[in-house]
Context: one part of a larger RNA
Molecule: large-subunit ribosomal RNA, domain VI
Organism: Portococcus stanieri PCC 6802
RNA sequence: CGUAAGAGCAUUGAGAGGACUCCUCCUUAGUACGAGAGGACCGGGAGGAACGCACCGCUAGUGUGCCAGUUAUCGUGCCAACGGUAAACGCUGGGUAGCUAUGUGCGGAGCGGAUAACCGCUGAAAGCAUCUAAGUGGGAAGCCCACCUCAAGAUGAGUGCUCUCAUGGCAUAAGCCAGUAAGGUCACGGGUAGAUUACCCGUUUGAUAGGCGGUAAGUGGAAGUGCAGUAAUGUAUGCAGCUGAGCCGUACUAAUAGACCGAGGG
Numbered sequence: 001c002g003u004a005a006g007a008g009c010a011u012u013g014a015g016a017g018g019a020c021u022c023c024u025c026c027u028u029a030g031u032a033c034g035a036g037a038g039g040a041c042c043g044g045g046a047g048g049a050a051c052g053c054a055c056c057g058c059u060a061g062u063g064u065g066c067c068a069g070u071u072a073u074c075g076u077g078c079c080a081a082c083g084g085u086a087a088a089c090g091c092u093g094g095g096u097a098g099c100u101a102u103g104u105g106c107g108g109a110g111c112g113g114a115u116a117a118c119c120g121c122u123g124a125a126a127g128c129a130u131c132u133a134a135g136u137g138g139g140a141a142g143c144c145c146a147c148c149u150c151a152a153g154a155u156g157a158g159u160g161c162u163c164u165c166a167u168g169g170c171a172u173a174a175g176c177c178a179g180u181a182a183g184g185u186c187a188c189g190g191g192u193a194g195a196u197u198a199c200c201c202g203u204u205u206g207a208u209a210g211g212c213g214g215u216a217a218g219u220g221g222a223a224g225u226g227c228a229g230u231a232a233u234g235u236a237u238g239c240a241g242c243u244g245a246g247c248c249g250u251a252c253u254a255a256u257a258g259a260c261c262g263a264g265g266g
Base pairs, nucleotide, nucleotide: 001153005164006163007162008161009160010159011158015150016149017148018147021049022048023047024046025045026044027043033038051107052106053105054104055103059101060100061099062098066094067093068092069091070090071086072085073084074083075082076081110145112144113143118138119137120136121135165266167178168177169176170175183261184260185259186258187203188202189201190200191199208254209253210252211250212249213248214247215246217243218242219241224237225236226235227234228233
């Protein structure tokens, strides 16, 4: 911009993409078959491999937010306690959220259709024969459906429901302009959404983010003081202190103030 008014929501599915896999074992059954050796079709059940989709409750990883330990050196006058730096986490031990796989869940179902090779039935041309010429049946991991996803720019522009509609000016013939309606955009606070955009949520009639108060969880027992020990150190106060991307709550701070677009009965 179009979809012959302007919107919001929900849909149909022309079409497109994805997937379609394989193995082993048990049973049927040591049956059919076969002299024996061997050894099934069909059907039923179980397990697995790779691949794919999703997720983070478990296991495991990361986790330059977090906690602890520790070496060297510098600083806070000294002790103690801390802070800085050590190739951009100095090193080491752990680790929430998030993101992940090695972890977990699920998937490849069809006693649907038309067929290929092939196998048939009936059957003439050609008194026989013949699956074929008329007619008709079976038959594949393949084809079309079915399954999952997208999808009306499918210009062939579909469908349904709901909402909004007779204001002003100029022309007065279609119309043009303005302010509006339903609705939307910007703006602002944000997001498990994201390169930008888009998408989603919120904007005081508010828990959207931060802060604050708790807390799941992490670390692992703070500082100070007391006690024991010559001391290093240990121990009590005390599952302490610190953190807390998660969860619950709370208007303290900031979502203010607003601006713009958008029909005229088609």